SAM riboswitch aptamer (S box leader) from Domibacillus robiginosus, 102 nucleotides, folded computationally. The sequence was found by an Rfam model in a public genome assembly. The organism belongs to Domibacillus, within Bacteria.
This record gives sequence, C1' cells and structure tokens, in this order.
RNA sequence: AUCUUAUCAAGAGCAGGUGGAGGGACAAGCCCUAUGACACCCGGCAACCGACCUAUAGCAGGCACGGUGCUAAUUCUUGCAGCGAAAGCUGAGAGAUAAGAA
Repeated sequence: AUCUUAUCAAGAGCAGGUGGAGGGACAAGCCCUAUGACACCCGGCAACCGACCUAUAGCAGGCACGGUGCUAAUUCUUGCAGCGAAAGCUGAGAGAUAAGAA
C1' cells in the first nucleotide's frame, strides 16, 4: 500500500508545561491562529480489541489494567447521484479509526 466488517450528530484543560508558525487529508469555500496554531509531555474523553468481573453463558452488562484512538467547528461544508420551487433530505464516493485477512 490492498481487501473485508463496524463506527463517524455525543464526549474530552476559554489561565497545565516546553517549543514557537502555521493548521483544519486533497480541491474550492469557510474558519482557527502571537488573547499563541501545530507538535510533544501531562491531564482528560471514549470504550474498537485483549485481560478481568457479572451473567439466563447466546446476545449482553461492567471495569478502564494492557494495545490503539480521539481531545475547534456534524468527518467544518461541498466535491458524485436521486428527490425537491427552494430551504433541504437520502444514498454513494472520498477520508478517519478499530478489528481481521492476503
């Protein structure tokens, strides 16, 4: 890098630390940003996988010890198709994450 399945409307420091200019996948838009982006550390959130506990032992519920993940805006919006007078709605695609496969 490819394939499969599931999820993506909730949640998480408006005075934590260090550094210091860019960032929000891509394009367009629109935003965030020296009242400090972004990264790392700490903290936190969630609970996909494992462990453990409960169990009607199937499903499930709990816990948060381990492996990830996440911590502006719905995955910030749109990007293709259908419906609609419009606002908009639905689905797909793309992307992200987890678990698995070759």